Bacterial RNase P class A from an Acidobacteriota bacterium, 377 nucleotides, folded computationally.
RNA sequence: CGGAGUCGGGGCGAGGGUCGCCGCCGGCCGCAGGGCCGGCGGAGGAAAGUCCGGACUCCACAGGGCAGUGCGCUGGGUAACGCCCAGGCGGGGUGACCCGACGGAAAGUGCAGCAGAGAGCAGACCGCCAGCGGCCGGCGCGGCGACGCGCCGGUGCGGGCAAGGGUGAAACGGUGGGGUAAGAGCCCACCAGCAUCCCGGGUGACCGGGAUGGCUCGGCAAACCCCGCACGGAGCAAGGCCAAAUAGGGGAGCGACGGCGUGGCCCGCGCCGCUCCCGGGUAGGCCGCUCGAGGCGACGGGAAACCGUCGUCCCAGAGGAAUGACCCUCCUCCGGUCCACGGAGAACAGAAUCCGGCUUACGACCGGCUCCGCUCC
Numbered sequence: 001c002g003g004a005g006u007c008g009g010g011g012c013g014a015g016g017g018u019c020g021c022c023g024c025c026g027g028c029c030g031c032a033g034g035g036c037c038g039g040c041g042g043a044g045g046a047a048a049g050u051c052c053g054g055a056c057u058c059c060a061c062a063g064g065g066c067a068g069u070g071c072g073c074u075g076g077g078u079a080a081c082g083c084c085c086a087g088g089c090g091g092g093g094u095g096a097c098c099c100g101a102c103g104g105a106a107a108g109u110g111c112a113g114c115a116g117a118g119a120g121c122a123g124a125c126c127g128c129c130a131g132c133g134g135c136c137g138g139c140g141c142g143g144c145g146a147c148g149c150g151c152c153g154g155u156g157c158g159g160g161c162a163a164g165g166g167u168g169a170a171a172c173g174g175u176g177g178g179g180u181a182a183g184a185g186c187c188c189a190c191c192a193g194c195a196u197c198c199c200g201g202g203u204g205a206c207c208g209g210g211a212u213g214g215c216u217c218g219g220c221a222a223a224c225c226c227c228g229c230a231c232g233g234a235g236c237a238a239g240g241c242c243a244a245a246u247a248g249g250g251g252a253g254c255g256a257c258g259g260c261g262u263g264g265c266c267c268g269c270g271c272c273g274c275u276c277c278c279g280g281g282u283a284g285g286c287c288g289c290u291c292g293a294g295g296c297g298a299c300g301g302g303a304a305a306c307c308g309u310c311g312u313c314c315c316a317g318a319g320g321a322a323u324g325a326c327c328c329u330c331c332u333c334c335g336g337u338c339c340a341c342g343g344a345g346a347a348c349a350g351a352a353u354c355c356g357g358c359u360u361a362c363g364a365c366c367g368g369c370u371c372c373g374c375u376c377c
């Protein structure tokens, strides 16, 4: 200098002025609806997706089990988590570093396209091997000859083999030697892997080393399943309070003794009518509502996530609706050789019960550490 990795920071620059918008508090005026003045506060790192975890609220709930769902290496953090920190193991990268649902496939069931002979207690296409049988070709020997015998090659048959070739993502350990008709863990040595045991290190996952064993037991569990752990449901439209108009319900009283019903009549009873009272729901209003696992600073503990102590601050809360505009100075960037001057200050997006995470979106900027390549001293 170029390229790359990782961690962190703040997110539409800073200060001031003028005019507005939303909420709260205080004062004044007004009978009241309300008006005026002053003060304070007023979007985000993701407020988003609503994917996890909690607080809070209501409902349900003896205890145990089944079913269902989720999670799954170890230690730590946390109110909790599927999150975070640190570590282990596996994989990728020259490296800084990155990725991993990372228990069990020798409990059972199941799945595997194409290619290939064979894909699960596998298999024999080419090939290798000995045997048998006829035929064809060549050579040798015997015979006058037809022909016979032997060897080699090809071909056929039923066998042996799994070393080599070939297929595949994957083919029942690798290399070397012995062995054999040819071969093969068939046997042996070393290596890899597995099981059991032992020693050492580590809180642990695990790591390092040793002995023995039979020789090798494929993959997929975000397939069923098995093992271990966790889990009641609904959500601020939760939930609570106040409470119209109209209709309807319950109770008491009144009543021209009116009408209707009680299959004819009287009493009685019921309904209709009027007045008052009561309760429930709806409209509407209020609470829940924002002081909280809170922010900032200092100190302390810890490798970190995070935790503790002290000090300090109060920081949107509505309805679907507010959070803006202009001007001045400075700053940054771009154009202009400098100056003068001109332009720009952008991206993703926008609270609605509140927190902790994850994920996704985002123009550009700043800082720390690290790696690789090239070059110079």
Stems, first nucleotide, its partner, number of pairs: 001373009013330007021042009044348001048359002051357005056235004068231005073087005088102001089100004103226002108224002110220002125165002127161003131157002134155009173191006192216001194213008239287004249278006258272005294313008331345005